[in-house]
The part of an RNA shown here (small-subunit ribosomal RNA, 5' domain) has 493 nucleotides and comes from an uncultured bacterium. Its Rfam family is "Bacterial small subunit ribosomal RNA". The full RNA is in RNAcentral, with records from ENA, Greengenes and SILVA.

Context: one part of a larger RNA
RNA sequence: GACGAACGCUGGCGGCGUGCCUAACACAUGCAAGUCGAACGGGGCAGCAAUGCCCAGUGGCGAACGGGUGCGUAACACGUGAGGAACUUGUCCAUCGGCGGGGGAUAGCCGGCCCAACGGCCGGGUAAUACCGCGUACGUCGGCGAGACCGCAUGGUCUUGCCGGGAAAGCAGCAAUGCACCGAUGGAGAGCCUCGCGGCCUAUCAGCUAGUUGGUGAGGUAAUGGCUCACCAAGGCGACGACGGGUAGCUGGUCUGAGAGGAUGAUCAGCCACAUUGGGACUGAGACACGGCCCAGACUCCUACGGGAGGCAGCAGUGGGGAAUAUUGCGCAAUGGGCGAAAGCCUGACGCAGCGACGCCGCGUGUGGGAUGACGGCCUUCGGGUUGUAAACCACUGUCGCGAGGGACGAAGAUCUGACGGUACCUCGAAAGGAAGCACCGGCUAACUCUGUGCCAGCAGCCGCGGUAAUACAGAGGGUGCAAGCGUUGUCC
Numbered sequence: 001g002a003c004g005a006a007c008g009c010u011g012g013c014g015g016c017g018u019g020c021c022u023a024a025c026a027c028a029u030g031c032a033a034g035u036c037g038a039a040c041g042g043g044g045c046a047g048c049a050a051u052g053c054c055c056a057g058u059g060g061c062g063a064a065c066g067g068g069u070g071c072g073u074a075a076c077a078c079g080u081g082a083g084g085a086a087c088u089u090g091u092c093c094a095u096c097g098g099c100g101g102g103g104g105a106u107a108g109c110c111g112g113c114c115c116a117a118c119g120g121c122c123g124g125g126u127a128a129u130a131c132c133g134c135g136u137a138c139g140u141c142g143g144c145g146a147g148a149c150c151g152c153a154u155g156g157u158c159u160u161g162c163c164g165g166g167a168a169a170g171c172a173g174c175a176a177u178g179c180a181c182c183g184a185u186g187g188a189g190a191g192c193c194u195c196g197c198g199g200c201c202u203a204u205c206a207g208c209u210a211g212u213u214g215g216u217g218a219g220g221u222a223a224u225g226g227c228u229c230a231c232c233a234a235g236g237c238g239a240c241g242a243c244g245g246g247u248a249g250c251u252g253g254u255c256u257g258a259g260a261g262g263a264u265g266a267u268c269a270g271c272c273a274c275a276u277u278g279g280g281a282c283u284g285a286g287a288c289a290c291g292g293c294c295c296a297g298a299c300u301c302c303u304a305c306g307g308g309a310g311g312c313a314g315c316a317g318u319g320g321g322g323a324a325u326a327u328u329g330c331g332c333a334a335u336g337g338g339c340g341a342a343a344g345c346c347u348g349a350c351g352c353a354g355c356g357a358c359g360c361c362g363c364g365u366g367u368g369g370g371a372u373g374a375c376g377g378c379c380u381u382c383g384g385g386u387u388g389u390a391a392a393c394c395a396c397u398g399u400c401g402c403g404a405g406g407g408a409c410g411a412a413g414a415u416c417u418g419a420c421g422g423u424a425c426c427u428c429g430a431a432a433g434g435a436a437g438c439a440c441c442g443g444c445u446a447a448c449u450c451u452g453u454g455c456c457a458g459c460a461g462c463c464g465c466g467g468u469a470a471u472a473c474a475g476a477g478g479g480u481g482c483a484a485g486c487g488u489u490g491u492c493c
Stems, first nucleotide, its partner, number of pairs: 001492003005489005012363006018356002020321001025319003029316003034061003039058002042055005068274003078198007087191003092187007100134001102132002109124006140165011170179003200246003207237003212234008249271004253264004276297005299310004327353001329352003335349001336347004366396004376387004400434001402429005410420001437482005442463003448477005458465002
């Protein structure tokens, strides 16, 4: 000097930030991911009807984002720079070409049955942008050929011939048309893989290794690869520190320092990992998936004892741990996200408010005059000195706070729409009124006397003070330094 601090004493206001560093301990309760009726059949309500509104289900998109945490990880996890002639990509953009004709089911529903619950079974029957064949195929995929150009080793690109495989869906509207749907090429953005270099401690860890190292072939993947497997060879790594052990998310940054460096990785941003512990796959463009599924373990809860339900390291909140860390708040008005043609719905992301001097910054607690230097306190050589222009008293001002009135920007320029908020701000009014403490005063180090105590009680960062005159303990007066803070402790430079 710094701090996500804590503790002690004290505490007026505002702005902007910031707030479980410990038990990745356990969690009551509410909310945090839905949406589309312009994909579909149906049920209900209103209506004479047209039609409108609501709803469980099928279907689509989303739920892989956003939000949390730092357990694990010493690793291509991260940073940086390359490479992919070894790759993928829903939605979006550009371009090209399409959207023909059929079929069988199934939930909802109806009927019956089982069940404590969770839920389940049988029969009947129905729709689709759900599912499945058929036809067609510019380009596309697979196989076999031919040619040209190029390169970076495996090879790449283009032209062309033959054979084989593979598509589609409708909805709204009077219509125009719009939105969807299918095949493909390119792009944007995103992801995956490989490599060079870089960043902890330990040798009181010296040898490590059997899918181990390489090859051939196969499987698997979007794709390379011992990624996996069969066979073959015997390799591979290591004092330039392998292997083992300990510790740790990495970075932009942050703190310090003239710098070099050292320390650190809260908030914000990028990447990674995880979601009660361990394992697994399914769906999907994307997950091995926090608020999805299955299995096992621990724990909690319900039970009719047969069996079931759950996962706050989301936002609040509770218990516990701890020196220590906040409200079970308001709103979708803005920004952003999901769905929708739209209206709109959802959004504890976010925007705000609340609490905490936790930090930084700003402001105030008055201003001018006022000596007989009042009273009181303290000291005294008893003359006086000091507190001290300080107070009283006089005049003035009106920041903050208080009262009254007005009152926004943020709204995206027709109208409408503001949680914050009757907030900020403006005007007026009353009134010095409501607003100062903390540490220190032996030297380092700015600031001195008295009383008490008597190696006691105590102080102390170091040196050291205290045993009868203690500027070092305790109190008082005075002083010094900071100031809504001041000290102490802890940690880093």